[in-house]
Molecule: RNase P RNA; transfer RNA
Organism: soil metagenome
RNA sequence: GCAGAGCGGGUGAUCGCCGUCCGCCUCGGCGGAGGGAGGAAAGUCCGAACACCACAGGGCAGCGUGCUUCCUAACGGGAAGGGGGGGAAACCCCACGGAAAGUGCCACAGAAAACAGACCGCCCCGCUUGCGGGGUAAGGGUGAAACGGCGGGGUAAGAGCCCACCGCUUCGAUGGCGACAUCGAAGGCACGGCAAACCCCACGCGGUGCAAGACCAAAUAGGCUCCAUUCGGGAUGGCCCGUCCCAGCCGCCUUCGGGUGGAAAUAGAGCGGGUAGGUCGCUGGAGGGUCGGGGUGACCCGACCCCUAGAGGAAUGAUCACCACCCGCCUUGUGCGGGACCAGGAUUCGGCUUACAGCUCUGCCU
RNA sequence: GCCGGAGUAGCUCAGCUGGUAGAGCAGCUGAUUUGUAAUCAGCUGGUCGGGGGUUCGAUUCCCUUCUCCGGCU
Numbered sequence: 001g002c003a004g005a006g007c008g009g010g011u012g013a014u015c016g017c018c019g020u021c022c023g024c025c026u027c028g029g030c031g032g033a034g035g036g037a038g039g040a041a042a043g044u045c046c047g048a049a050c051a052c053c054a055c056a057g058g059g060c061a062g063c064g065u066g067c068u069u070c071c072u073a074a075c076g077g078g079a080a081g082g083g084g085g086g087g088a089a090a091c092c093c094c095a096c097g098g099a100a101a102g103u104g105c106c107a108c109a110g111a112a113a114a115c116a117g118a119c120c121g122c123c124c125c126g127c128u129u130g131c132g133g134g135g136u137a138a139g140g141g142u143g144a145a146a147c148g149g150c151g152g153g154g155u156a157a158g159a160g161c162c163c164a165c166c167g168c169u170u171c172g173a174u175g176g177c178g179a180c181a182u183c184g185a186a187g188g189c190a191c192g193g194c195a196a197a198c199c200c201c202a203c204g205c206g207g208u209g210c211a212a213g214a215c216c217a218a219a220u221a222g223g224c225u226c227c228a229u230u231c232g233g234g235a236u237g238g239c240c241c242g243u244c245c246c247a248g249c250c251g252c253c254u255u256c257g258g259g260u261g262g263a264a265a266u267a268g269a270g271c272g273g274g275u276a277g278g279u280c281g282c283u284g285g286a287g288g289g290u291c292g293g294g295g296u297g298a299c300c301c302g303a304c305c306c307c308u309a310g311a312g313g314a315a316u317g318a319u320c321a322c323c324a325c326c327c328g329c330c331u332u333g334u335g336c337g338g339g340a341c342c343a344g345g346a347u348u349c350g351g352c353u354u355a356c357a358g359c360u361c362u363g364c365c366u
Numbered sequence: 367g368c369c370g371g372a373g374u375a376g377c378u379c380a381g382c383u384g385g386u387a388g389a390g391c392a393g394c395u396g397a398u399u400u401g402u403a404a405u406c407a408g409c410u411g412g413u414c415g416g417g418g419g420u421u422c423g424a425u426u427c428c429c430u431u432c433u434c435c436g437g438c439u
Base pairs, nucleotide, nucleotide: 001364002363003362004361005360006359007358009323010322011321012320013319014318015317017036018035020033021032022031023030024029038342042353043352045351046350047349048348049347050209051208052207053206057241058240059239060238062205063204064203065202066201067081068080069079070078071077082096083094084093085092086091097200098199102198103197104194105193106192119140120139121136122135123134124133125132126131127130148166149165151163152162153161168187169186170185171184172183173182174181175180213280214279215278216277223271224270225269226268230247232246233245234244235243249262250261251260252259253258287306288305289304290303291302292301293300294299325339326338327337328336329335367438368437369436370435371434372433373432376391377390378389379388385422393409394408395407396406397405415431416430417429418428419427
């Protein structure tokens, strides 16, 4: 210097609080035994379990991910590798499919910014000695980037014009599950950058969420109004198809196609009223520990052992002593004094991100 | 728990289709006026809430974080 792992207080006493189990009880309560916050409980950024929904089925729109292989219940997470970049190295970073499917952008500067050009310069010719014409893109300039790089040959001067070595494309062989790597051959010396630009491709996504929901009890006014109505209305996050609910009725006219008027219903819309009480969900889990086996690893398999908050306006606090840690002082010893991070559950779990005083251990590089 | 919006000069607000930041008010100076106000002309003032990333370049695009406001249940 780099990477990884852990602790972030312990023991005892007294009083106080909450749950579970046992015993007693005058049903107010008493006694005993055991237990009682996190490394992030935070943010609510992802994924699920679970619950409910008259569709959750198909499609479009929309959204998410994006190298390969594996792990996992799944993920935008993890492991191991490949490629690219940084570093002296150990190591670190990557939103890492596609730019010949199409469209778009690259300001200013510059001759010219993508089927681009000639300002300076170089060469040749003419001539009125500084003008005109032709050739050139190697040199210079501008810029973040100029249509391959470097060395040689060639040329009037130059240019992949030609050659060797790189770079690039295509094909083949070998190794690898694979991304790819190595080698060889042929080729034209050509196909700038940006997709955290629109987009294309591959894979995935039903919605709502424990204030989800289930049950019991009670009370009120099972009230009133509105839309449209058969090519109808409504439900399903947006749209279409499909599916399901209403469910189809009465009167008059009729050229028998239909027209007109009315009522009802509906899972639709709005107004108003009642109840906001109790029980459950609520903690045994994709759980934890030890040992053995498999695997580079993340993890997986097997055996044995353990039960670690479940509150309900919301509990776990206070005091004292000792020990452990850090700092200061001094008489250096069983000394004195001070300090001790971020911060508190509410359905549960796997991750990500952010906050975090101080201390311990392991490995690697220089 | 779920869903949206905002942060730019002292104040109120534009700019976000990436090319180097504006308007009005306020403040200062000058002109005009007997003097003030008004008016005219000029000037000052900005880590675009913070950090990181993409890009040649970020107020603007992406990620993360802080603060504030609103809606549903």